[in-house]
Context: one part of a larger RNA
RNA sequence: GCCUGGGACUUACCCUCGUCGGCAAGGCUAAGCCCUUCUGGGGCGGAGCCGUAGCGAAAGCGAGUCCGAAUAGGGCGUUUAGUCGGCGGGGGUAGACCCGAAACCGAGCGACCUACCCAUGGCCAGGGUGAAGCCCGGGUAACACCGGGUGGAGGCCCGAACCGGUGGACGUUGAAAAGUCCUCGGAUGAGCUGUGGGUAGAAGUGAAAAGCUAACCGAGCUCGGAGAUAGCUGGUUCUCCCCGAAAUAGCUCUAGGGCUAGCCUCGGGAAUGAGUGUGUCGGGGGUAGAGCACUGGAUGGGCUAGGGGGAGUGAUCCUCCGAACCCAACCAAACUCCGAAUACCGGCACAUGCUUCCCGGGAGUCAGGCCGUGGGGGAUAAGCUCCAUGGCCGAGAGCGGAACAACGCAGACCGCCGGCUAAGGUCCCGGAGUGCGGACUAAGUGUGAAAGGAGGUGGGGGCGCUAAGACAGCUGGGAUGUUGGCUUAGAAGCAGCCAUCAUUUAAAGAGUGCGUAACAGCUCACCAGCCGAGUGCCCCUGCGCCUAAAAUGUUCCGGGGCUUAAGUCCGCCACCGAAGCCGCGGGUCGGCGAACCUUCGGGUUCGUCGGCGGUAGGGGAGCGUUCCCGUUGGGAUGAAGCAGUCCCGCGAGGGGCUGUGGACUGGCGGGAAGUGAGAAUCCAGGC
Numbered sequence: 001g002c003c004u005g006g007g008a009c010u011u012a013c014c015c016u017c018g019u020c021g022g023c024a025a026g027g028c029u030a031a032g033c034c035c036u037u038c039u040g041g042g043g044c045g046g047a048g049c050c051g052u053a054g055c056g057a058a059a060g061c062g063a064g065u066c067c068g069a070a071u072a073g074g075g076c077g078u079u080u081a082g083u084c085g086g087c088g089g090g091g092g093u094a095g096a097c098c099c100g101a102a103a104c105c106g107a108g109c110g111a112c113c114u115a116c117c118c119a120u121g122g123c124c125a126g127g128g129u130g131a132a133g134c135c136c137g138g139g140u141a142a143c144a145c146c147g148g149g150u151g152g153a154g155g156c157c158c159g160a161a162c163c164g165g166u167g168g169a170c171g172u173u174g175a176a177a178a179g180u181c182c183u184c185g186g187a188u189g190a191g192c193u194g195u196g197g198g199u200a201g202a203a204g205u206g207a208a209a210a211g212c213u214a215a216c217c218g219a220g221c222u223c224g225g226a227g228a229u230a231g232c233u234g235g236u237u238c239u240c241c242c243c244g245a246a247a248u249a250g251c252u253c254u255a256g257g258g259c260u261a262g263c264c265u266c267g268g269g270a271a272u273g274a275g276u277g278u279g280u281c282g283g284g285g286g287u288a289g290a291g292c293a294c295u296g297g298a299u300g301g302g303c304u305a306g307g308g309g310g311a312g313u314g315a316u317c318c319u320c321c322g323a324a325c326c327c328a329a330c331c332a333a334a335c336u337c338c339g340a341a342u343a344c345c346g347g348c349a350c351a352u353g354c355u356u357c358c359c360g361g362g363a364g365u366c367a368g369g370c371c372g373u374g375g376g377g378g379a380u381a382a383g384c385u386c387c388a389u390g391g392c393c394g395a396g397a398g399c400g401g402a403a404c405a406a407c408g409c410a411g412a413c414c415g416c417c418g419g420c421u422a423a424g425g426u427c428c429c430g431g432a433g434u435g436c437g438g439a440c441u442a443a444g445u446g447u448g449a450a451a452g453g454a455g456g457u458g459g460g461g462g463c464g465c466u467a468a469g470a471c472a473g474c475u476g477g478g479a480u481g482u483u484g485g486c487u488u489a490g491a492a493g494c495a496g497c498c499a500u501c502a503u504u505u506a507a508a509g510a511g512u513g514c515g516u517a518a519c520a521g522c523u524c525a526c527c528a529g530c531c532g533a534g535u536g537c538c539c540c541u542g543c544g545c546c547u548a549a550a551a552u553g554u555u556c557c558g559g560g561g562c563u564u565a566a567g568u569c570c571g572c573c574a575c576c577g578a579a580g581c582c583g584c585g586g587g588u589c590g591g592c593g594a595a596c597c598u599u600c601g602g603g604u605u606c607g608u609c610g611g612c613g614g615u616a617g618g619g620g621a622g623c624g625u626u627c628c629c630g631u632u633g634g635g636a637u638g639a640a641g642c643a644g645u646c647c648c649g650c651g652a653g654g655g656g657c658u659g660u661g662g663a664c665u666g667g668c669g670g671g672a673a674g675u676g677a678g679a680a681u682c683c684a685g686g687c
Stems, first nucleotide, its partner, number of pairs: 001687006011094013026050003032044005054061002064076004097235002100232001104225006115199009124189001126158003129154001133150006162186003167182004201217001203213003238622006248261005262365002264362007273354001275352009289338001290336002295332003299328004306321006368393010398409003413586004418582003424576003427560003433573001435572006446562001452546002456543010473530005479503003484498003509524001513522002587612011623676001625673010641660008
């Protein structure tokens, strides 16, 4: 891991609701006893319980009573149905659906491991160093001291046994639940070790690490309390049918748990009644917007009170700032002179057709999520967070979106080798147009992006110039007073300042740019000639261009590939396309109608209309297993079981036949449950 088997809502009592039945202003017996054909049946037993009257703390009163002075008022009652039994839903108390702690407590068992201690034994190759003391010699006044020898001290040195366990490698389903190898520390000591003995669970022992106390010790192990408790995790077994949520509010030592309400379901009841939609009428409102009349903010101007600076002996003058006020233009969630759309409440009408409300039984839900819209928080971030409102996912399949819970389309009862459509598509992958008409794009834009930038290109508009010749180009002219004045070393069109006139002209600035030290020189404006038809500027707009750098690999069209398109825009026709809609057939539930049957509760059949996605969850109807009662069958001419095959039933399942098997077993009507397995790191066994 697989297979087989086992494996979870029970039982008792009490309460409550439903249902079926008995009796009914009553209902029922309990213990116990008697009879009996004895797992049973019949009878006795009225103790007691519930009900028939309540109110009050009570005395007490009583269809009333209590509070109260009250014959105000108000509270609770009165206007009748119960009770017993069976079954079922739910609650309570019990282990109470099953498995699961870490722990707590008690009584015991452990020091054969290990820690420390006691008693008594054992062990430490070899080598080195050479303390004190002593002897001799030297030395001293005497010591001291010096030298030589002797001596053999030491938690001394090197190093086996022995005891350790430093670093590394290997080992890591090991040879081993701590080892092997190399290396390393101690090795006469606080040394190592044998044997016997002692101390233990909140206790021991500890050169102290909460170490050790028999291979996991911040409290050992075994059994017991014990099915501890677990607001937590996991698991919870057959079928079909109907309905179908919630992830909110309030409170909570509460926040992943509860309680009540909300939302779901089932039963009963209620109204020519509610609900919902549309139209209309009547309401209140202070949002969006807007506004500046209030409260504040805030810009420019005008005027002013007032204030600052300067001058003046002073009157006063100059200058700056400047509230209020006036003009103009603005801003505001906590501003409003105003003020919608919606929403909400109510009246009426129409539509719809039980959607509404009340009472009662049963729930689940209290982590929500994404998208659009209106907002708060954040950074006008987040697949962020908190509200509101709608949708969807949740609990929703199908089609589209390459893929993709919540985006688009659309709500799946079943079947069909029928049809039509939606979104989206129709060159190939790949179902359907290489469809039609018109236009745009040249960027593979399409097939990712901003401010900003650009004689890209299409459309529209405005204003100029132009056969008296425009625009561009080419040729020529572009002069004179004059080097204008000033400034300056110089300033001559061209550093700068001021002025910017006049003349000759077809035209020519007291000069557009380059240039010089300053001149010069080149050029422009302006004019003419050549040429001969358009040309210049601005605004609006379609499509495109640049801006444009990222990490595995082309990789930001799903791909191939596409350019009068297979891109983009406008218009048109056709087609494809879903579980949508239609058609045909079928099922089931509900309404209505009819016929037949009826034990009068209802049932069956037919027709017709409508419903039938679904998690938590509520309700309904069934299948099957084991045993029991009653009844009726089968079986050696072959039971159950097993295997194969065919048939029936929406399904759980049921049946036939054949084989195997070799002794039990079914139908029907009831009853009772150890009643259904794929999951629980489930349990046991097998492989």

Source information: This is a predicted structure of a 687-nucleotide part of an RNA (large-subunit ribosomal RNA, domain II) from a candidate division WOR-3 bacterium. It was read from a public genome assembly. The coordinates come from a structure-prediction model, not an experiment, and the mean pLDDT is 88.